Predicted 3D model of a 1489-nucleotide RNA (small-subunit ribosomal RNA) from an uncultured bacterium.
RNA sequence: GACGAACGCUGGCGGCGUGCCUAACACAUGCAAGUCGAACGAGGUCCAUCCAGUGGCAACACCGGUGAAGACCUAGUGGCGAACGGGUGAGUAACACGUGAGGAACCUGCCCCGAAGACCGGGAUAACCCUCCGAAAGGAGAGCUAAUACCGGAUGUCCCCCACCGGACCGCAUGGUCUGGUGAGGAAAUGGAUUCCGCUUCGGGAGGGCCUCGCGGCCUAUCAGCUAGUUGGCGGGGUAACGGCCCACCAAGGCAUCGACGGGUAGCUGGUCUGAGAGGACGAUCAGCCACACUGGGACUGAGACACGGCCCAGACUCCUACGGGAGGCAGCAGUGGGGAAUAUUGCGCAAUGGGGGAAACCCUGACGCAGCGACGCCGCGUGAGCGAUGAAGGCCUUAGGGUUGUAAAGCUCUGUUUUAGGGGACGAAUGUUACGGGGAGUAAUAUGCCCUGUAAAUGACGGUACCCUAAGAGGAAGCCCCGGCUAACUACGUGCCAGCAGCCGCGGUAAGACGUAGGGGGCGAGCGUUGUCCGGAAUUACUGGGCGUAAAGAGCACGUAGGCGGAGACUUAAGUCAGGUGUGAAAGACCGGGGCUCAACCCCGGGGUGGCACUUGAAACUGGGUCCCUUGAGGGCAGGAGAGGAAAGUAGAAUUCCUGGUGUAGCGGUGAAAUGCGUAGAAAUCAGGAGGAAUACCAGUGGCGAAGGCGACUUUCUGGACUGACCCUGACGCUGAGGUGCGAAAGCGUGGGUAGCAAACAGGAUUAGAUACCCUGGUAGUCCACGCUGUAAACGUUGUGUGCUCGAUGCGGGUUCUGUCGUUUCGGCGGGAUCCGUGUCCAAGCUAACGCGUUAAGCACACCGCCUGGGGACUACGGUCGCAAGGCUAAAACUCAAAGGAAUUGACGGGGGCCCGCACAAGCGGUGGAGCAUGUGGCUUAAUUCGAGGCAACGCGAAGAACCUUACCUGGGUUUGACAUUGAGCGACCGGCGUGGAGACACGCCUUUCCUUCGGGACGCGAAAACAGGUGCUGCAUGGCUGUCGUCAGCUCGUGCCGUGAGGUGUUCGGUUAAGUCCGGCAACGAGCGCAACCCGUGUCGUCAGUUGCCAGCAGGUAAUGCUGGGCACUCUGGCGAGACUGCCCGUGUCAAGCGGGAGGAAGGCGCGGAUGACGUCAAGUCCGUAUGGCCCUUACAUCCAGGGCUGCACACGUGCUACAAUGGGUGGUACAGUGGGAAGCAAUACCGCAAGGUGGAGCCAAUCCCCAAAACCAUCCCCAGUUCGGAUUGGAGUCUGCAACUCGACUCCAUGAAGUUGGAAUCGCUAGUAAAGGCGUAUCAGCAACGACGCCUUGAAUACGUUCCCGGGCCUUGUACACACCGCCCGUCACAUCAUGGAAGCCUGUUGCACCCGAAGUGCCCCUUGAGGGGUUCGAAGGUGUGGCCGGUGACUGGGAUGAAGUCGUAACAAGGUAGCCGUAGGGGAA
Repeated sequence: GACGAACGCUGGCGGCGUGCCUAACACAUGCAAGUCGAACGAGGUCCAUCCAGUGGCAACACCGGUGAAGACCUAGUGGCGAACGGGUGAGUAACACGUGAGGAACCUGCCCCGAAGACCGGGAUAACCCUCCGAAAGGAGAGCUAAUACCGGAUGUCCCCCACCGGACCGCAUGGUCUGGUGAGGAAAUGGAUUCCGCUUCGGGAGGGCCUCGCGGCCUAUCAGCUAGUUGGCGGGGUAACGGCCCACCAAGGCAUCGACGGGUAGCUGGUCUGAGAGGACGAUCAGCCACACUGGGACUGAGACACGGCCCAGACUCCUACGGGAGGCAGCAGUGGGGAAUAUUGCGCAAUGGGGGAAACCCUGACGCAGCGACGCCGCGUGAGCGAUGAAGGCCUUAGGGUUGUAAAGCUCUGUUUUAGGGGACGAAUGUUACGGGGAGUAAUAUGCCCUGUAAAUGACGGUACCCUAAGAGGAAGCCCCGGCUAACUACGUGCCAGCAGCCGCGGUAAGACGUAGGGGGCGAGCGUUGUCCGGAAUUACUGGGCGUAAAGAGCACGUAGGCGGAGACUUAAGUCAGGUGUGAAAGACCGGGGCUCAACCCCGGGGUGGCACUUGAAACUGGGUCCCUUGAGGGCAGGAGAGGAAAGUAGAAUUCCUGGUGUAGCGGUGAAAUGCGUAGAAAUCAGGAGGAAUACCAGUGGCGAAGGCGACUUUCUGGACUGACCCUGACGCUGAGGUGCGAAAGCGUGGGUAGCAAACAGGAUUAGAUACCCUGGUAGUCCACGCUGUAAACGUUGUGUGCUCGAUGCGGGUUCUGUCGUUUCGGCGGGAUCCGUGUCCAAGCUAACGCGUUAAGCACACCGCCUGGGGACUACGGUCGCAAGGCUAAAACUCAAAGGAAUUGACGGGGGCCCGCACAAGCGGUGGAGCAUGUGGCUUAAUUCGAGGCAACGCGAAGAACCUUACCUGGGUUUGACAUUGAGCGACCGGCGUGGAGACACGCCUUUCCUUCGGGACGCGAAAACAGGUGCUGCAUGGCUGUCGUCAGCUCGUGCCGUGAGGUGUUCGGUUAAGUCCGGCAACGAGCGCAACCCGUGUCGUCAGUUGCCAGCAGGUAAUGCUGGGCACUCUGGCGAGACUGCCCGUGUCAAGCGGGAGGAAGGCGCGGAUGACGUCAAGUCCGUAUGGCCCUUACAUCCAGGGCUGCACACGUGCUACAAUGGGUGGUACAGUGGGAAGCAAUACCGCAAGGUGGAGCCAAUCCCCAAAACCAUCCCCAGUUCGGAUUGGAGUCUGCAACUCGACUCCAUGAAGUUGGAAUCGCUAGUAAAGGCGUAUCAGCAACGACGCCUUGAAUACGUUCCCGGGCCUUGUACACACCGCCCGUCACAUCAUGGAAGCCUGUUGCACCCGAAGUGCCCCUUGAGGGGUUCGAAGGUGUGGCCGGUGACUGGGAUGAAGUCGUAACAAGGUAGCCGUAGGGGAA
């Protein structure tokens, strides 16, 4: 896009079309084929006339009979029709259809033209009447009668047949056409209403039919052989006619890979749909042909049938029946049941068109014309138009402002299609007939009749319809689907991997543009969606127009049959080819032009075109055929050299093993390490001798040979092929190759040998969680030989064979030729040029998806063959075939998936590689892990033990201060506009003090009590009501911000250019160098950014400036002493500003580089040291409990206040620390030396009291001024290696301090107590210099403190680093990859469970078909009987039966594998060197891989 559609929702009108696709299932009822009296007899009705009767006075009425002419009706005889028209698509793969030919092998009623004729007779029969049988359907007998029914005879032009004798012309064979003569036979209806219609014979025409042939159009080879009337002949029969159509006889043929035979499916065509076309699919309606008519068979009649509404028989079914017997055939039109997703009225009419009959009127006609039903399709129309902003209300959204629905509505002004009502109102109708008139043919002429024509009369189912007019009136008329992408159209709410959606991708697990609803929007519109089907897109079967190295795809290789294709020249032919002409190619449809319905759909007219087929005339280039010729393709002869080419026989040496003997003694062997094994019965080692089998080191080479498989010692024999050279010969002999045939590694099989080594299976030893393996010790088939089979491999260059053409470079092997040189030459070596063949590497053009290929093509072409068409199922099943078997070859389907796959890219990863860093290891020092305690965490407990943090990167973390408070938790008691914010009518102080109740919150009461002002009010407090507050409630996976981590690692990117189809690459790689992507050099790159470094801070040296609170050298004064005082800033110091360091200098090294090594100088040297500083990013890392914040949730509570409790609970486990275990120590005494900091609700000196914590007291200090303020060290002494004079836990007692308050639950002090612990298993941490270690000090938080923590400060002050193999982390390059959630990856198989489809299977059951036989209806033919009707027999013969095969299918206990399925079991096979490289073939073995 399309549809004979169906389904869902919806539905105003009209026109034109169209409507059982399924059950060729069964059918009630009505209708669908009759007509002719002008062929015939008869009957009936009407009726003139006549006769009789009744009534009446009569006219007349009624009734019975007769019945001319005539009219009408009916059955019958007879004629024509019924073979058309109408239906259906079962069957049919066929001369059925289409197309084109042929019939010299034929038929043809009615119709047309032409010729001739029609004479004389005869006997019946239906109807009818009578009798009878039967329920009926129907039938029997007797009698009468007519014909255009039937029969006999005559005539015979033409004609037909037969016999005989001729002639002419022609043809593709038989033969055909025309014609002359003689003989014999063969016709009719003079019928009917009589100038007409009929009858008979013949010739011709038109139309129709029959037969034959060429060509064309389905699938299947898992159907490969089929065939007995089969193929042909002779003779006959039969037919309209040819013919095995049929029969007898004879022969043995015929068909088939160009697909016979079989199976499946199917009416064929014009055309229809689609498509750019070529094609593909289809074959409704309309038209042509065919076939069929309940199923099967058969003939009759007839011009025509093997006959839809005829007959006979058989069968199934239905109906009637008096049970004896009968009737029927909607696939005609309607209609019914049934089937189905689904398909209409038991309508009107013969008015038109057409058909049958008739002379005609006319009759018949479910053909047909119309109407009805169905949005089933196509086409047209409408459901209103204009104005209308407060942008109404309502809805929805909202950032709360607004936006949107939306000029939409309302409202105002109009129109009148359609609708409704009323009125008018067609075309289609003119033939025919009759009457009248005109003309014509005809006739001798007139008339009837005939032909043409005019007038008049008559005829409409549709239908009072189309159309027109009038009126009313916006009045009655819009839905469906969609809105994640494809694809046009977005928000809200609800839901929460639920419910659901889905054409594909995919949505949904609490912020869903994808589900549902709403608002809004998009599309189409009386429809819109869905489903189904076909074509397209799909170049995705590729003719047009594809491929096969790696994606699916080259057969393992060759030879060769058919077939396909084929070199050069000449002549010829004309099959192909080309050109012209002729015929055909039905109509409809399609296209173009025009016309008719208002338009369109629809219809009509005209035109053009049409692949094709046939005939004919011509051309001769090309292809083909024929003939002749040629040599370049191919082949042969001659000469030569190369080679693991093949087969057979023989020979050789080295090695392994075994045997014998000698020497010799305790081991050997084997591995990662071992063990099994061998050995004191003498191994291994070594020497000598022997046996036997297999394989041939070095040469040996991306060397050679062969078609491939494959071939390797030497010699001989036989033998194939290739190559080269120069000539000669043949003369296209060629290439490919479906089937076919041969060859064909290893493993395997059969028979017989052989067996040294090796070695499936097997055994043992190890390894391991296991180890049916990898490793080891043994070891049998086998490996070897002969003969035979198998026929497969990752049989690979994953690249079929052959031929030609298309730049080069450089090797190797084999020839030939020219040449240089060397060895004296023969001959050979080395080298160069040319050329042929083979074999490699690299590259150009070109090709390729890329990788790559590239004269050995995967380039450019030609020829031929093979093969492919998503993955799995499946190198499978079934069938066939081959094989001894194993198995091979050929080769599906159901089902299932939305991929499977190739090449390349970027990453990540590797039990891959290279380079390089880091307290990463190593070298060291000190720790942790053991003890006690502190602290954090888990767990347990609890009313609660609030919450968070979870490998590194949670765990002395948020906590830089949990007794109350904090506090978020629990228990209990209270409050509800709230403890807090804003607005707020109204009121007024609030605060403070006191009292009562209460655990307190709180409640009640008493006392006291404002400020500013522009006088409006404001500040402050109380406060009804309502907005709202509040939440440490949830979501860190909705977020901001901040932080951790990789990591202070050296990386991460961009612009332009270049390369690539692209992802992407280049730059950033490479060579050096660095702490560094730091720098240098090179380079299709050149630059740049974020990082690195530097700039910043501290510290180390110096200078300068400044000099108090700091300092005191010199001067002066003073003290017991002290910068104490004057004074001074020199020094120290303080803190501003500067200087200084830059590989700057020297030597060496390095690429004349960057840099590196050493040195000088210097306080400091190569980044001086330390800090601050954290690139692109990663971890959905951490935090909603710091704060902020979206959404959700709570609102007399999840908010808030209060008291008490808890966060401190303790069988246990872990982290981080402190103190120790002691003598480098502990105790006691003495004597020194810091820095950072802090201090007013503070630090606090001197002094006094207390053993002490501390108390009393208070100088000084808002601080370089005063205070807090050192310890280790050092000196001296005691202890003497012990659970101690170590260690200090725990416990008892007594206190101090802070605080409202130390019970739960503070710190400190003193006295007493004195636990574990004697240096810590596996394991593990920190540190490279002012570092570790050790020592103390300060500060924040803070009333106090659980601080042994954290953050800082100074004092004392080491050891070690060979080095980068290893562990961990990281950087760069490279490699492999089946990973990309990225190795914590991916992934294989068994087993178990569930579901599905399928194979096998003892059988069982349909269907279909073959063969043999039996029976045998109707009926044709034949034979016999009969006057006839008929009877009998026989052949064939439908259905049926019996037996036995083939094929398709269904089912089947059980069984095989397969597929699928969020979280099953076992292992780890594969992907990285996947941890034993993987894979292919084969064999054996094993839970599984």
It matches the Rfam family "Bacterial small subunit ribosomal RNA".